Model confidence (mean pLDDT): 82 of 100. c-di-GMP-I-GGC riboswitch aptamer from Thermincola ferriacetica, 111 nucleotides, folded computationally.
């Protein structure tokens, strides 16, 4: 620096269930084990996941003028305020067991 059995010691944990955090993707903790020789660490590239907040926004609700006259009810419609918030579109979140890149790193072999 290559390379990984059907050696050995040992690691690690998909799905899923239960508990905890979270708006959610999804973390963490127990219990499981699909598989991993880096399935250890790192959001740098590129890719996936969410979309709270932010923007814009169908649709609907309130109030308040005005139309309206003697009173009294006070429609539709337009105007003003003001609430709702489907769907967009977003990363600043999130994935390291998608894929590259960057660090360490166990046992064997070979150079």
């Nucleotide at each position: 620096u290559c390379c990984g059995a059907c050696a050995a010691a040992g690691g690690c944990a998909a799905a899923c269930c239960c508990g905890u955090c979270g708006a959610a993707a999804g973390g963490c903790g127990g219990g499981g084990a699909c598989g991993c020789a880096a399935a250890a660490c790192u959001a740098c590239g590129g890719g996936u996941c969410u979309a709270a907040a932010g923007c814009a926004g169908a649709u609907u609700g309130g109030c308040g003028g005005u139309u309206a006259g003697c009173u009294a009810u006070g429609a539709a419609g337009c105007c003003g305020c003001u609430g709702u918030g489907a769907u967009g579109c977003c990363a600043u979140g999130a994935c390291a067991g998608c894929c590259g890149g960057g660090u360490u790193g166990c046992c064997g072999g070979a150079g």
It matches the Rfam family "c-di-GMP-I-GGC riboswitch aptamer". Gene Ontology term of the family: cyclic-di-GMP binding.